[in-house]
RNA sequence: GGGCUCAUAGCUCAGCUGGCAGAGCCUCCGGCUCAUAACCGGGUGGUCCCAGGUUCGAAUCCUGGUGAGCCCACCA
Numbered sequence: 001g002g003g004c005u006c007a008u009a010g011c012u013c014a015g016c017u018g019g020c021a022g023a024g025c026c027u028c029c030g031g032c033u034c035a036u037a038a039c040c041g042g043g044u045g046g047u048c049c050c051a052g053g054u055u056c057g058a059a060u061c062c063u064g065g066u067g068a069g070c071c072c073a074c075c076a
Stems, first nucleotide, its partner, number of pairs: 001072007010025004019056001027043005049065005
């Protein structure tokens, strides 16, 4: 320098056929227990990496940028 993949809750990830943003873990509250753990119920938590475009409507499609990973080439 060229190509590919990824970026969504505090963490790990799903959702990508355009139409209410989700699960598990963590955390908080409650139940159960003599008590703790386990188990059960509930709550909190989001500028979907950033900017722009298309559309009635974008996490999802298009363009540019940023960051991370992988492969190829080049130099030493």